[in-house]
Context: one part of a larger RNA
RNA sequence: GGACGAACGCUGGCGGCGUGCCUAACACAUGCAAGUUGAGCGAAGUGAUUACAGAUGAAAUUUUCGGAUGGAAUCUGUAAUCAUCUUAGCGGCGGACGGGUGAGUAACGCGUGAGAAACCUGCCUUUCACAAAGGGAUAGCCUCUGGAAACGGGGAUUAAUACCUUAUGACACUUUAACCUCACAUGAGGACUAAGUUAAAGCGUAAAGCGGUGGAAGAUGGUCUCGCGUCCUAUUAGCUAGUUGGUGAGGUAACUGCUCACCAAGGCUACGAUAGGUAGCCGGCCUGAGAGGGUGAACGGCCACACUGGAACUGAGACACGGUCCAGACUCCUACGGGAGGCAGCAGUGGGGAAUAUUGCACAAUGGAGGAAACUCUGAUGCAGCGACGUCGCGUGAAUGAUGAAGGCCUUCGGGUCGUAAAAUUCUGUCCUUGGGGAAGAUAAUGACGGUACCCAAGGAGGAAGCCCCGGCUAACUACGUGCCAGCAGCCGCGGUAAUACGUAGGGGGCGAGCGUUGUCC
Numbered sequence: 001g002g003a004c005g006a007a008c009g010c011u012g013g014c015g016g017c018g019u020g021c022c023u024a025a026c027a028c029a030u031g032c033a034a035g036u037u038g039a040g041c042g043a044a045g046u047g048a049u050u051a052c053a054g055a056u057g058a059a060a061u062u063u064u065c066g067g068a069u070g071g072a073a074u075c076u077g078u079a080a081u082c083a084u085c086u087u088a089g090c091g092g093c094g095g096a097c098g099g100g101u102g103a104g105u106a107a108c109g110c111g112u113g114a115g116a117a118a119c120c121u122g123c124c125u126u127u128c129a130c131a132a133a134g135g136g137a138u139a140g141c142c143u144c145u146g147g148a149a150a151c152g153g154g155g156a157u158u159a160a161u162a163c164c165u166u167a168u169g170a171c172a173c174u175u176u177a178a179c180c181u182c183a184c185a186u187g188a189g190g191a192c193u194a195a196g197u198u199a200a201a202g203c204g205u206a207a208a209g210c211g212g213u214g215g216a217a218g219a220u221g222g223u224c225u226c227g228c229g230u231c232c233u234a235u236u237a238g239c240u241a242g243u244u245g246g247u248g249a250g251g252u253a254a255c256u257g258c259u260c261a262c263c264a265a266g267g268c269u270a271c272g273a274u275a276g277g278u279a280g281c282c283g284g285c286c287u288g289a290g291a292g293g294g295u296g297a298a299c300g301g302c303c304a305c306a307c308u309g310g311a312a313c314u315g316a317g318a319c320a321c322g323g324u325c326c327a328g329a330c331u332c333c334u335a336c337g338g339g340a341g342g343c344a345g346c347a348g349u350g351g352g353g354a355a356u357a358u359u360g361c362a363c364a365a366u367g368g369a370g371g372a373a374a375c376u377c378u379g380a381u382g383c384a385g386c387g388a389c390g391u392c393g394c395g396u397g398a399a400u401g402a403u404g405a406a407g408g409c410c411u412u413c414g415g416g417u418c419g420u421a422a423a424a425u426u427c428u429g430u431c432c433u434u435g436g437g438g439a440a441g442a443u444a445a446u447g448a449c450g451g452u453a454c455c456c457a458a459g460g461a462g463g464a465a466g467c468c469c470c471g472g473c474u475a476a477c478u479a480c481g482u483g484c485c486a487g488c489a490g491c492c493g494c495g496g497u498a499a500u501a502c503g504u505a506g507g508g509g510g511c512g513a514g515c516g517u518u519g520u521c522c
Base pairs, nucleotide, nucleotide: 001522002521003520004519006518007517008516009515010514013394014393015392016391017390018389019387020386021352026350027349028348030347031346032345035093036092037091040090041089043087044086045085046083047082048081049080050079051078052077053076054075055074056073060069061068062067100305101304102303109230110229111228112227113226114225115224119222120221124218125217126216127215128214129213130212132166133165134164135163142155143154144153145152146151172197173196174195175194179190180189181188182187202210203209231277232276233275238268239267240266243265244264245263246262247261248260249259250258280302281301282300283299284295285294286293287292307328308327309326310325311324330341331340332339333338358384360383361382362381366380367378368377369376370375397427398426399425400424407418408417409416410415431463432459433458434457435456436455437454441449466511467510468509469508470507471492472491473490477506478505479504480503481502487494488493
């Protein structure tokens, strides 16, 4: 000098764009953050219409005055249909994305470059073939019942794109026979014989349409292997028994000590094994002429984690932040028998700390989930709020104005200086205030932002300057006070009676809505 997710002190007008718990991966009140589908399914509820049955029964007619005929209207029940109705349940898809954090990890974790021994891939795209015949349950509803609750238990009964059986069925899978090409060591590719195994679901419209099953190819995403690189300590020198390799078996989507049985005795290491400490890695960012050094906030890629430890289930995908089970610590409820919870999601609270924001608005846009769609959900996201935290831009007025006013300070008492500075005169209107108009972003329609940006009119210099420094380094000097005191200080050093170094004043220098100080890095 430059830089910062900064903090502190003094000061503080506006706007754009960014950015904001670096500490306790400490504990969390409250609300929201993942739902959707009625075009898979049966119910229940509410309402409407129609039909039927029943009850009450007006007007009118009639009367022997008891009533009879009559049938509007109302109510109840049953059934059907409808509602772009509501609700929980069964079923489907999604809750493995999106969002957070950096505790752990010195590792094929990351970066980079290769690879296939071998592999998986829901939704999506292209393409081929197929969707036949049956069956039994169960949630819900109803009923009985246990429990304070959480949550259950028994009975009866019902549906499906839920579940099961059978059929059909391959270029799929398994086994098998023999062949060709390439390599030759084991194998790879191609064509191909026979046998066996394995599938499905319907819904819906006026017409349409949406789905289902099995392959093949693609795309996307993922698993795996290897070379190289990746902090400090030798005051860590030896480490290792599933350890290193083989055979066989199991296991996996797949290769492999991944696991197991047996056999062999190997494997790593001063080119730093093992141990200990520290740490998420990178694109980047800061600095520097570069080489290098430092760093890994925000944004993007990868990894890991979700109160702590462990485990699997479901699924195309998890060993799963807002799923399950077990154990633990903690908090809460309890009728003491037993239960409930997990903000490192967005806000917010306590605590810690030098220190870091609103319990805001909207799904209008972009994107995501579900749905045929309408649409619903979305603290992703878009916006707004707060903070000079950073950066960029603008303003705090302009021109004229010498009796060089008053006043301050200095003075050799003549004057000098603050100083065209002020006053005064003439203007301007950025920002500002008031009033009026008013977008683009999104169009077929829909705008949170927002009556915002912007435009017009009027008003009036009015409302808007500080901070640090002035001995040398280092731009900028005098007076008074103090008297090795009080104090200053980055280094050298100032202060003990004439201090340009302390304090104040005047003047001056620097930067400017900031200026200094502290911390860290080059």
Small-subunit ribosomal RNA, 5' domain from an uncultured bacterium, 522 nucleotides, folded computationally. The coordinates come from a structure-prediction model, not an experiment, and the mean pLDDT is 82. The full RNA is in RNAcentral, with records from ENA.